[in-house]
RNA sequence: GGAAUCGUAGCUCAAUGGUAGAGCUCCAAGCUUAUACCUUGGUGGUUGAAGGUUCGAGUCCUUCCGAUUCCA
Repeated sequence: GGAAUCGUAGCUCAAUGGUAGAGCUCCAAGCUUAUACCUUGGUGGUUGAAGGUUCGAGUCCUUCCGAUUCCA
């Protein structure tokens, strides 16, 4: 220098263009002499940024930013 993939909750990851979810974490209650385990409930998101297409975008298109990999 060229190309590809990826970016979603504190972490790991889902989500046919049609109300953004799960597990773990965290908080509360129950259980226990107490802690842990277990059970139940809850909190938590400008879906990397800015535009475009669309009735509707996490998803499609463009540019930028960041990470990883490959080629030279």

Model confidence (mean pLDDT): 82 of 100. Transfer RNA from a Candidatus Beckwithbacteria bacterium, 72 nucleotides, folded computationally. Rfam family: tRNA. Its family is annotated with triplet codon-amino acid adaptor activity in the Gene Ontology. About the family: Transfer RNA (tRNA) molecules are approximately 80 nucleotides in length. RNAcentral holds the sequence, with entries from ENA.